The RNA shown here (transfer RNA) has 73 nucleotides and comes from Candidatus Woesebacteria bacterium UBA5941. The coordinates come from a structure-prediction model, not an experiment, and the mean pLDDT is 81. Rfam family: tRNA. Rfam classes the family as a transfer RNA.

RNA sequence: GUCAAGGUAGCUCAGUCGGUAGAGCACAGGAUUCAUAAACCUGCGGUCGAGAGUUCGAUCCUCUCCCUUGACA
Repeated sequence: GUCAAGGUAGCUCAGUCGGUAGAGCACAGGAUUCAUAAACCUGCGGUCGAGAGUUCGAUCCUCUCCCUUGACA
């Protein structure tokens, strides 16, 4: 340099072939226990990598750019 895959919560990942996003872990609180852990209940946490376009409406479609990984040279 070319091609491919990917970027979503603090971390690991779903998600809908367009209708304003979820799980587990972690964190906080509650309850329980003599106490701790586990299990239980509740909560917090996201401008869905950035910008533009299409659309009534974009995490999803199109374009450009940034970053990560892999293959080839």